[in-house]
RNA sequence: AGAGUUUGAUCCUAGCUCAGGAUGAACGCUAGCGAUAUGCCUAACACAUGCAAGUCGAACGAAAAACUUUGUUUUUUAGUGGCAAACGGGUGAGUAAUACGUAAGAAUUUACCUUUAGGAAGAGGAUAACAAUUAGAAAUAAUUACUAAAACUCUAUAUACUUUAUUAAAAGUAAAAAUUUUUUGCCUAAAGAGAAGCUUACGCCUGAUUAGCUAGUUGGUAAGGUAAAAGCUUACCAAGGCGAUGAUCAGUAGCUGGUCUAAGAGGAUGGUCAGCCACACUAGAACUGAGACACGGUCUAGACUCCUACGGGAGGCAGCAGUGAGGAAUUUUCUGCAAUGAGCGAAAGCUUGACAGAGCAAUAUCGCGUGAGGGAAUUAAGGCCUAUUGGUUGUAAACCUCUUUUUUCAAGAAAGAAGAUCUGACGUUACUUGAAGAAUAAGCAUCGGCUAACUCUGUGCCAGCAGCCGCGGCAAUACAGGGGAUGCAAGUGUUAUCCGGAAUUAUUGGGCGUAAAGCGUUUGUAGGUUGGUUUUUAAGUCUUUUAUAAAAUUUUUAAGCUUAACUUAAAACAUGUAAAAGAAACUAAAAAUCUAGAGUUUAAUAGGGGUAAAGGGAAUUUCCGGUGGAGCGGUGAAAUGCGUUGAUAUCGGAAAGAACGCCAAAGGCGAAAGCACUUUACUUGGUUAUAACUGACACUGAGAAACGAAAGCUAGGGUAGCAAAUGGGAUUAGAUACCCCAGUAGUCCUAGCUGUAAACGAUGGAUACUAGAUUUUGCUUAAAAAUAACAUAAGCAGUUUCGUAGCUAACGCGUUAAGUAUCCCGCCUGGGAAGUACGUUCGCAAGAAUGAAACUCAAAGGAAUUGACGGGGGCCCGCACAAGCGGUGGAGCAUGUGGUUUAAUUCGAUGUAACGCGAAGAACCUUACCAGGGAUUGACAUGAAGAGAAUUUUUUUGAAAAAAAAAAGUGCUAAGGCCUCUUACACAGGUGGUGCAUGGCUGUCGUCAGCUCGUGUCGUGAGAUGUCAGGUUAAGUCCCGUAACGAGCGCAACCCUUGUUUUUAGUUAUCUAUCUAAAAAGACUGCCGAUGAUAAAUCGGAGGAAGCAAAGGAUGAGGUCAAGUCAUCAUGCCCCUUAAGCCCUGGGCUACACACGUGCUACAAUGGAUAUGACAAAAAGCUGCAAAUUUGCAAAAAUUUGCCAAUCAAUAAACAUAUCCUUAGUUCAGAUUGUAGGCUGCAACUCGCCUACAUGAAGCUGGAAUCGCUAGUAAUCGCAGGUCAGCAAUACUGCGGUGAAUACGUUCUCGGGCCUUGUACACACCGCCCGUCACACCAUGGGAGCUGGUUAUGCUUAAAAUUUAAAGAACUUAAAUAAAAGCAGAAUUGGUGAUCGAGGUGAAGUCGUAACAAGGUAGCUGUACUGGAAGGUGCGGCUG
Repeated sequence: AGAGUUUGAUCCUAGCUCAGGAUGAACGCUAGCGAUAUGCCUAACACAUGCAAGUCGAACGAAAAACUUUGUUUUUUAGUGGCAAACGGGUGAGUAAUACGUAAGAAUUUACCUUUAGGAAGAGGAUAACAAUUAGAAAUAAUUACUAAAACUCUAUAUACUUUAUUAAAAGUAAAAAUUUUUUGCCUAAAGAGAAGCUUACGCCUGAUUAGCUAGUUGGUAAGGUAAAAGCUUACCAAGGCGAUGAUCAGUAGCUGGUCUAAGAGGAUGGUCAGCCACACUAGAACUGAGACACGGUCUAGACUCCUACGGGAGGCAGCAGUGAGGAAUUUUCUGCAAUGAGCGAAAGCUUGACAGAGCAAUAUCGCGUGAGGGAAUUAAGGCCUAUUGGUUGUAAACCUCUUUUUUCAAGAAAGAAGAUCUGACGUUACUUGAAGAAUAAGCAUCGGCUAACUCUGUGCCAGCAGCCGCGGCAAUACAGGGGAUGCAAGUGUUAUCCGGAAUUAUUGGGCGUAAAGCGUUUGUAGGUUGGUUUUUAAGUCUUUUAUAAAAUUUUUAAGCUUAACUUAAAACAUGUAAAAGAAACUAAAAAUCUAGAGUUUAAUAGGGGUAAAGGGAAUUUCCGGUGGAGCGGUGAAAUGCGUUGAUAUCGGAAAGAACGCCAAAGGCGAAAGCACUUUACUUGGUUAUAACUGACACUGAGAAACGAAAGCUAGGGUAGCAAAUGGGAUUAGAUACCCCAGUAGUCCUAGCUGUAAACGAUGGAUACUAGAUUUUGCUUAAAAAUAACAUAAGCAGUUUCGUAGCUAACGCGUUAAGUAUCCCGCCUGGGAAGUACGUUCGCAAGAAUGAAACUCAAAGGAAUUGACGGGGGCCCGCACAAGCGGUGGAGCAUGUGGUUUAAUUCGAUGUAACGCGAAGAACCUUACCAGGGAUUGACAUGAAGAGAAUUUUUUUGAAAAAAAAAAGUGCUAAGGCCUCUUACACAGGUGGUGCAUGGCUGUCGUCAGCUCGUGUCGUGAGAUGUCAGGUUAAGUCCCGUAACGAGCGCAACCCUUGUUUUUAGUUAUCUAUCUAAAAAGACUGCCGAUGAUAAAUCGGAGGAAGCAAAGGAUGAGGUCAAGUCAUCAUGCCCCUUAAGCCCUGGGCUACACACGUGCUACAAUGGAUAUGACAAAAAGCUGCAAAUUUGCAAAAAUUUGCCAAUCAAUAAACAUAUCCUUAGUUCAGAUUGUAGGCUGCAACUCGCCUACAUGAAGCUGGAAUCGCUAGUAAUCGCAGGUCAGCAAUACUGCGGUGAAUACGUUCUCGGGCCUUGUACACACCGCCCGUCACACCAUGGGAGCUGGUUAUGCUUAAAAUUUAAAGAACUUAAAUAAAAGCAGAAUUGGUGAUCGAGGUGAAGUCGUAACAAGGUAGCUGUACUGGAAGGUGCGGCUG
């Protein structure tokens, strides 16, 4: 000193969180020792038991006991008496001031102690104890008789004191003795010390949703009263006193020295120690006394507890221990008066839970220890990890040597004692010595980032973690465990609280255009602030001095405990308060003066400034009359509506109300709201100019007052148009809307109310200073001109745009500041809840103003950036549309998919970019699926051992696999080895899972023209520039401009095929004519012209086989889709291992109500049938292609030339010619089915193809919709090949034959590219997101009420006590004051409450789609009405 967290990324604002320190702490785990401190923070709750205040026989009488001494002996003490008990000890309930702190003061008292002066003479009567009697359970009480004093009473004395009084003087008030002496005590007075009471000033928490409080209240006079001043009390008189500088009321709280924290200023706190205060079961009261209204005293009342013989009594731990209760939580019913102090005493001494000590507790701080040195051989074993090589734990251990702080045992042994002797609780102490032996001694937390420290296993959005961000859904450094590491260490983590960081309440030290924040505007009171000069004062200010600021604490320096903590000493500090002396610059006060601020007078001047009155024309609507005759109106399109009872249209006339065209503008005026036809009257303010006058009169402005759009309200008018609500028509899934037809409040006027707006420049007012340029308004001046007007320049006052410095997070602001400064006011402090609730004020109401909390989230927000998107814009392209041709969608069939079914119908592919796809061919095999039957190192690989050639044949069982049996045969090789079998284990094997762990390959956008980099420059930054502008292109293709200059991957070209020519060569071919295949040539916009910028290029032309990159192919940038594939292959991890692997037989992948895709064949005459006749290309062929011949209607069979191919083997078809058919379900179409055959193959049942004969279904050109194609293309026609035993091929891949139509063009649909714009999107529009309703939970407001607390007041009653009075000592009575209690209404504050309301939160609910893009009706806003809901509409405003 900072860090994490809003975003795709950035900067800012802003909150939340963390790292530090602290504690009278508590809890978890753990624990060796010592020293020193500390220890009921909660129930001021209740307390058993013991102790905590006594002492004096040298004040007194009396009683009892003891004896080596019998005494004028000694000891003890119940009572009288004296002193103490008001200290010491505890607690913090009350108390916001009768408190406390600091500093002052005058009207007082003071026992014991010290000093000084004086005095002490006489007399008297009682009483307790004791004894006796009595009452009572007890506590205790009563009666009779006796007795003493330093107890009590009286007299005397008095220079003192008190009272009276001018003085003189008068009156009143004292005493106690003990002792042989010395001494102690007594009385009076004065002084001191210390103690106490009283007064004043200043300081001392929160709330205004507490604004008025006060009746002895404020003052005076008189009296009383007190130790003492005083309304302290009473009577009378006056009406004061306090308060926005916060009275009163309410809440909370003992105050301080100090303590914690902080750099400091501050903030928080007040336990231990020390000072003060208050209290002692609750409330009240006095007595005694020097002192109390008294913790261990008294009286009374109340609550509670205990005893009781029921009549009555006793008690007060907030003293020390201790108990119960409460609580997360706080100790021993210990020792001693040895020390220090206190009380009494002449003293010895006694007493002392004050105190000194010990005990308990890691509660805190400090100190010590748990060993030290050596020790590496394959760095032991074991653990963990691993690329299986090793690494790590780790010199760590073991092992060797050494030491004994600590521990145990034994012995010795203090200081603390003053004061000569004696006296030590602590104390079996500290400490010292000796012995034993590494012996007795390490944990806790953390390891994703912040934050030091990483791996394995398990788990699988589960279990769990978490301070914030967040982690966990099958490869988790974040959960749990293991290993390792890091941090601290007898502790360590967590929790709670305080300060800090937080400049996050900002005095030091923040802000307010858009992030939260400028009152809607002005006037103005208090207050704050305030021009020049001179003089004085000295309040502020500054300097010096004095007193005080208790000690302790803190700081510094020393010293003492072995060190430290701790303790002691000295110094410093104590920023404060008070007093005294000085200074006079500044502020202030007083006096005088000045004119620069401000104001007044004068002369001009601009203006929709305001109020009132009068007048005007255009338009609209209505009414009257004329013309006219069928529609008008309205919309995207319509309809409602109006119209033959004559509309709309048009002409003339009349009426009414409201608003004022052009001028008109970035223009003018006003404080703002706002103000516009013309004229008049009254009137405010501004500006300019010139002199004169006043002489600081100024600025701001809490409260206060005035004004204040629109809507709205009250009363009365008015009502043409417009128009919330409302009605109707449309639109729509709906349409409480947008659109249309009507239409009422209202809009207008008068008089009042309301007091709010995006009342905005989202920018408070005033003053001064700090570059310019520019627009425009008003006034003035200057020169020229005869005047005016215009123009130019300058000044002042406004106004607009740009812009320098500067500021700003950026956008932007920029002399009209958001710059630089000063003064005053207002306001802000995370988002939501909420401008809500409650309370109060205002209002007729609507509502306005003021204005929270609980709870909840970790964000909400501003500006800018890059993308993506838009039912935004511009430019451009594509069979994208359009223009055409032909199809699909309807039928039958083929094929694929979904679904269903099934033992199985194996698996994958699913918008484009799955669906005649993987599959270039499922009867077995394939095959992965199902049923059943089998074997288990295995069908296949490597390694070990052993045996043996291998191999072949036959039989039996079986569905087969296989098993069993029998026979033949007995190796090859130089060696290594090859082949088969057996055995056990390592292992094989897996089309099992994960394509969301992967490689590779592929699809798609898209053959679209894009995607990037280096250096430089700009920006705080993300980023920008380059890649943009103007042209051009198929193209980021090229040219040109340019803070950019260059470069890379793409484009193009290089490659292949076709088209032209040439050359060469060639056989199987009939001729290099053609063909085949090799090399060349050819095209480059090269030439001409036009256009263009003299460019790039485009258009036209020539020539040429070819001029749109000549046509086609191969070629696919950076990326996107967690696209596809673990079933081609490879592969991580997981899973199976007599099975999820392997072998076999049979079945299935071919199922079938149905739906979809892709195709084939058709529906016919541009055709069908029959016959005849022409013309290809390419490809394949020996397990092959197969001629010819023969048989068969045919499929085919038999037989066999030829061909390893330019040599052999194929009828190309559409087409042409001829005939028949003549518009029909047909001589169309061919499905389906029957019969009979053929072929392949172990095998055609499930389930093949083909042939013949027979059968002859649907179908007559196909709804919405949709597909392909721009030239040798579409359409149409056949041929071949691969796979393949055969075939499901109508598929796929190729080949040639015949061979069109159309393109105006880019408005629209789809897709894409570039630029720009908006954005609340970034998983990126399949985005985001609003409100009602339903459900669950949470806190909260109202609420008929119910029930508590607190406070004051009034009334009733009134204990004890005090005072007064009654002849008045006791007793008694009466009155006054008066606690508690009761009653009454009130205020305030809690709890609870049927139920009502709104709010918040919640992975997958309902209804819509309001907002973000022009969000599909721009949004927002005040107000009013209205609707399930978001919302809609009217009026006015804003641009965000």
The RNA shown here (small-subunit ribosomal RNA) has 1440 nucleotides and comes from a freshwater metagenome. Its Rfam family is "Bacterial small subunit ribosomal RNA". Gene Ontology terms of the family: structural constituent of ribosome and ribosome. The prediction has a mean pLDDT of 83.